This is a predicted complex of two RNAs, RNase P RNA and transfer RNA, with 460 nucleotides together.
Rfam match: Bacterial RNase P class A. By type it is a ribozyme.
Order: sequence, then structure tokens, then C1' cells
RNA sequence: UGGGAAGGGGGCACGGUCGCGCUCGCGAAAGCGGGUGAGGAAAGUCCGGGCUCCAUAGGGCAGGGUGCCAGCUAACGGCUGGGCGGGGCAACCCGACGGAAAGUGCAACAGAGAGUAGACCGCCAGAGGCUUUGACCUAAUUUCGCCUGCACUGCCACGCGGUGGCGGUGCAACGAACUGGCAAGGGUGAAACGGUGGGGUAAGAGCCCACCAGCGCACUGGGAGACCAGAGCGGCUUGUAAACCCCACCUGGUGCAAGGUCCAAUAAGCAGGGAGGGCUAGCCCGGCCCGUCUAACCUGCGGGUGGACUGCUUGAGGUUCGUGGCGACACGGAUCCCAGAGAGAUGACCGUGGAAACAGAACCCGGCUUACCCCCCUUCCCUUGCU
RNA sequence: GCUCGAGUAGCUCAGCUGGUAGAGCACACCCUUGGUAAGGGUGAGGUCGCCGGUUCAAUCCCGGCCUCGAGCU
Repeated sequence: UGGGAAGGGGGCACGGUCGCGCUCGCGAAAGCGGGUGAGGAAAGUCCGGGCUCCAUAGGGCAGGGUGCCAGCUAACGGCUGGGCGGGGCAACCCGACGGAAAGUGCAACAGAGAGUAGACCGCCAGAGGCUUUGACCUAAUUUCGCCUGCACUGCCACGCGGUGGCGGUGCAACGAACUGGCAAGGGUGAAACGGUGGGGUAAGAGCCCACCAGCGCACUGGGAGACCAGAGCGGCUUGUAAACCCCACCUGGUGCAAGGUCCAAUAAGCAGGGAGGGCUAGCCCGGCCCGUCUAACCUGCGGGUGGACUGCUUGAGGUUCGUGGCGACACGGAUCCCAGAGAGAUGACCGUGGAAACAGAACCCGGCUUACCCCCCUUCCCUUGCU
Repeated sequence: GCUCGAGUAGCUCAGCUGGUAGAGCACACCCUUGGUAAGGGUGAGGUCGCCGGUUCAAUCCCGGCCUCGAGCU
């Protein structure tokens, strides 16, 4: 100089003119004056908790959730630190990251064969051995063709120690079929039973050996642990659990329109059924409540369904200092009070200033995720040049 | 504010233990008719709301967004 990584901060300011919610003071009232008034995401409602009622929330099953290790926390699927895997030259970033050797399922099309699989092309054999000739051993039980060659042989002809013609049998070689062996190579596929090299074999194959990748078993050393390092044994080796499932841990439901108090209104009425009924908001157990004839409860008819207050904001709270910890965070001191509506306030216009986005509380907190203009600061990495 | 449900062809809907998406109506062409409708045949038409992830493979499984609808005082 150029490019990049991580983290943090601000997120309109000032002036003027009108306006709104809550609250305090003054005032008989109208009103006047003071104080205060959105966010980093208030959002999505995706997790977790407080609080609330259902009984004080109990046991089991089912269901749901989480899933390397340790810690933080009220709790969590969050955060911090570490391990492992992947990406990047690096700073650093990303990861639903338990189990496929408990069992089940699935793997379309293509392909010979898709999970103790399979033979399309291809490779190899159908021979040999004998104290024993066999329902023997061995992986191994054949048939056919033939232009050819060799050996033996039958018939015919002739110029007969031979030559030629037409055949037959056997062997060799070659070819085909069939049977058997193989899975190295070709080919298909996302994936073909681990890879490379050597031995071995009729041809081959973890069949055997060496090395390498992974897995399992037991061991040694380090670490709190995940795990790391080392050496040994076992030929054990497809993928999928964001498929069922297994293992470990967590988990009752309900959401402030929860719930509570008061006022007003209506009702405690009529008809029928009736000895059991209701709650525990998936089921069972267990528990609780009401009732047994003037009857709980069920069905139908009739009647009501309006308003006020509360819950409501002092809280796992903010700022700052100190101590402990790598850190998340914890502990202690000082200091501050910072929206609380109920059709729902927090706004509009003008001027100046580079630009000013995404977006608006409704019971409250801790997170995650998503949206977002312009600008500033800190630390670090790579690169180029100069000293 | 809280709690649920649904997005597939122009419209209404199927497709669920993942294997490459159909039906009816509508549309285009042909047959039939003197012509039209009905009927018959053939065909076209799809980012399975969007973006990621798991998997060899996603309409389907998982996560995040967007849109629409319903219920609760």
C1' cells in the first nucleotide's frame, strides 16, 4: 500500500411553533406549572424460566425434547472453555458431533448382481496319480465337429520292395456346446464386500504376507474428562437413525383474554330421566369433590352474558468501583428509580448539519433467529514497497 | 395479545412409513353436426410459497422466513 478476520460503540443532534399518556403541586372548576415517556431488535413466538390457576402436581406407561466433554446459569435447544471433524496460506470460521458389531426397514432407474448379493463380456479346467484299479484320491463327471498333421489299418486300381484313390480307428492341435471353478479386469450405478504391492494358484480371491485407512478387544503412558500418544492381538470392513429403534438425561397442563375483588342485573324456576356423577385437559393407578329420593347429575324450555378496580411493574434491575476466575460468570461496596395505557400516549411541521435505516412496549425476564442506512474505535492476519 | 391450521396446474382438491406428481372443471387441436352445444379422442400447462440442511435422491424429514385463514375475553 492493497486485501481480510474478530469484537465493541453511536443509531439523529440543536433551535423554533403546536400536540399526547402517566404522575406531582396549585385551583371551586376550567385550567396553569414541574417531572417523566420505546428498542437493539420492542419483531418472529422458536426455546427456557418467574408468576398464575387446575389439588399441594404424586407413581407408572405412552408422547415430546436434548445428544462429544467440563463448566456457567433460576433454567435452556443459550453461553464460555476444551476435544474431534471440515474449510482457509493465515488471523479465524463452520459442525443436530451418542449407537449401523441388539434387531427391523429402505437403497428408485441402470446393471449379471444392491447386502452373507451376483456372472453379461471375460479368465481357467474337464487332466493326472496308485502297494490299493475303487461308489478311490483330486475343485474336476463330458459330447460333437474338423480344412490340417502323425501313427496304425480295411477295400479297390496299376507299370506291384511301391504309388494313387475311397474309407476306418487313435492321438495332437484347433473350434463349438455342456458341466464345473473364479471374481482379478471390462461395463452399470450415488454406492459393487477396504486400498497398494508381492506370494500363491488351473485361473483366482484376505487364501497367505508386508505396508496403509478404519473398526473391535485387552494393555501402557498423559489428561478431571471428551480424547491424545504408543505397542500388541483379531481378517472384523456399504450407506441411512433430521427411518423405526436402542442407550443416557430432561419433561404434568395452562397462558395476564392466566387469575382475584367489588357493584349492577338475572337466577336459586318449570317439564322429563335419574343412583351414581364430576375433576385430576392422552391412558392406568392413586387421590380429591358432590350426592343417594325435598336428591347430585343429564336433556329440553326460560333468563343473564354490563361495568369498575386489581394482577401492573423495584426487577435473576441499571451505572460504576473492587476482588476471584483463561472465560461465561460469581461475590462485595457505592449510587440511581428509568413507560405502564385500556380503542390503546411517546407525534407533526419548519430551519441548520454529509447521510440517517430496520422498525413501535401491552404480565415480566434470559436467550436464539430474522430485518437494518451511515459512521467511528480497538486488536489481529496475509501481501507489496521502503528503511 | 395468546393459541392453532393451511400454502401442489388458471380454479377446486388428491398424493404420508422419501424413488422424480395426478384427478375433475377450464384451455388448444381433431372427430361428430348444415352450424352450435353436449359427447368422444389427442395434447399443452407445475420453481410442489421462499431459503438453507440431512440423504445417492426431498412435495414428503429437519430448521428459518413469507403469505393467508380460524379460534379464545